A computed fold for a 353-nucleotide part of an RNA from a Candidatus Aenigmatarchaeota archaeon, annotated as large-subunit ribosomal RNA, domain IV. The full RNA is in RNAcentral, with records from ENA. It matches the Rfam family "Archaeal large subunit ribosomal RNA". Rfam 15.1 lists 2,955 matches to the family in 1,139 species. Model confidence (mean pLDDT): 85 of 100.
Context: one part of a larger RNA
RNA sequence: CCCAGCCUAGGGAAAUCGGCAAAUUGGCCCCGUAUGUUAGCUAGAAGGGGUGCCUGUAGUCUCUAACCACAAGUCCUGCUAAGCAGGGCAAGUGGGGUGGGACAGCAGGUCGCAGUGACAAGGAGGAAGCGACUGUUUAACAAAAACAUAGGAGACUGCAAGUGCGAAAGCAUGUGUACAGUCUCUGAUGCCUGCCCAGUGCCGGUGUGUGAAAGCCUGGUCCAACAGGAAGAAGCCCCGGUAAACGGCGGCGGUAACUCUGACCGUCGUAAAGUAGCGUAAUCCCUUGCCGUUUAAUUGACGGCCCGUCUCAAUGGCGUAACGACUUCCUCGCUGUCCUAGGCUGGGACCCA
Numbered sequence: 001c002c003c004a005g006c007c008u009a010g011g012g013a014a015a016u017c018g019g020c021a022a023a024u025u026g027g028c029c030c031c032g033u034a035u036g037u038u039a040g041c042u043a044g045a046a047g048g049g050g051u052g053c054c055u056g057u058a059g060u061c062u063c064u065a066a067c068c069a070c071a072a073g074u075c076c077u078g079c080u081a082a083g084c085a086g087g088g089c090a091a092g093u094g095g096g097g098u099g100g101g102a103c104a105g106c107a108g109g110u111c112g113c114a115g116u117g118a119c120a121a122g123g124a125g126g127a128a129g130c131g132a133c134u135g136u137u138u139a140a141c142a143a144a145a146a147c148a149u150a151g152g153a154g155a156c157u158g159c160a161a162g163u164g165c166g167a168a169a170g171c172a173u174g175u176g177u178a179c180a181g182u183c184u185c186u187g188a189u190g191c192c193u194g195c196c197c198a199g200u201g202c203c204g205g206u207g208u209g210u211g212a213a214a215g216c217c218u219g220g221u222c223c224a225a226c227a228g229g230a231a232g233a234a235g236c237c238c239c240g241g242u243a244a245a246c247g248g249c250g251g252c253g254g255u256a257a258c259u260c261u262g263a264c265c266g267u268c269g270u271a272a273a274g275u276a277g278c279g280u281a282a283u284c285c286c287u288u289g290c291c292g293u294u295u296a297a298u299u300g301a302c303g304g305c306c307c308g309u310c311u312c313a314a315u316g317g318c319g320u321a322a323c324g325a326c327u328u329c330c331u332c333g334c335u336g337u338c339c340u341a342g343g344c345u346g347g348g349a350c351c352c353a
Base pairs, nucleotide, nucleotide: 001348002347003346004345005344006343007342008341010339011338014337019334027051028050029049030048031047036041038188052110053109054108055107056106057105059103060102061101062100063099067095068094069093070092073089074088075087076086077085078084079083111115123332124331125330126329127328128327129326130324131323135147136146151186152185153184154183155182156181157180162173163172164171165170190318191317192316194249195248196247199246200245201242202241203240204239205238207237209236210235216229217228218227219226250268251267252266253265254264277311278308289305290304291303292302293301294300
């Protein structure tokens, strides 16, 4: 010096990307417990007290001997036709209480620094983000905000169905039958889910539009090749519907009696001109935006403001109790993380044999 472990005056996160690691807390009993809430929880919230041993005392529950009462049954004796009468023993039941066990209480005393004396055994709180939750996942660098989920919505399907596998036979869903099955999206619950069908897709409809081959008709020296024509399926075209289908959701100019701003007006223009909500955000380039709180000091955090020219509503929007080995900030406690090192134990390294 390295590895594993233990201790440390004073300070207490000043260390660091970050309290990573370590320390604190810890069991049981009693008291006590805010805010929020979906009334279940939050909650072991937080916080406080007790805990060993000895003696005394008064309890609760339970097992159990003697003894007392009743008693199924059984034995003996007597009389008898069945049976009855008397006596003994007696499982068991109830009382009883000797002795023991468990639990919990009060008082006094006593020892130590320390009584869950070792082991075992939560640090706590506040505020945000995301995901509702329990669950699942990259066996061997990722456990999460990813996946799933209950709930919501849409599409297909009446069963010899629909969907999947297979060339087929056939098989699965399913020995199920629309309160069912398959597929897709969203993701508890609460409040909601605006406008657009022009494009793409899907569904429906209509016809002197278009529309292949085969077949038909005409021509073709006889046949054929071939040429022309009529009729004509789906599709396209055309006409509608459909956005919890894929998706999309404007610009310019003027205007109020300080200024600023623009409820208001004009104009261009679209399929429609981003509504509610939220907003410097897991989304903001400018940006360390501006204001406030927090600090002595903060590119942080939280609360506001916000025109975000790339926010925005099941590609779900915004809230939300509970939950989370998730992410971020703050406070208390605690500490060798640090100021700043030191000591100890064991094993290496190192030296000698």